[in-house]
RNA sequence: ACACGUGCUCCGGGGUCGGUGAAAGUCCGAGCCGGCGGUGACAGUCCGCGACCCGUGAGCCCCGCGAGGGGUGAGCGGUUGACCUGGUGGAACUCCAGGACCGACGGUGAAAGUCCGGAUGGGAGGAGACGCGU
Repeated sequence: ACACGUGCUCCGGGGUCGGUGAAAGUCCGAGCCGGCGGUGACAGUCCGCGACCCGUGAGCCCCGCGAGGGGUGAGCGGUUGACCUGGUGGAACUCCAGGACCGACGGUGAAAGUCCGGAUGGGAGGAGACGCGU
């Protein structure tokens, strides 16, 4: 340095003002934001993954004499949004210029990417420690 391993440690999502109104951070107007890995060169819109949601469900917990019921839930399966034109270049749907577009679920005096909540959660993955091998 690289490969492999672990009841190990840490890290791991951003964004608002104004107008109308009885009421809106939800409508209207104008703003603002962009997880992780990959990719001939930097990506919200390419390829894939995670989050959310649906199904299934090991294990564990609770109730029941029992049959059985309830809770949680690893793993697995499914679902899951959106980009073009021109330029530079060896190479860019990734850079530069211009014009577009997209954004889980539940809640709410009124419809939410931006507010509140599940979430002091989970997590793609990143960094490190230790072990082992070359």
This is a predicted structure of a 134-nucleotide RNA (FMN riboswitch aptamer (RFN element)) from Cellulomonas flavigena.
RNAcentral records the identical sequence in 2 taxa.
Its mean pLDDT, the model's own confidence on a scale to 100, is 84.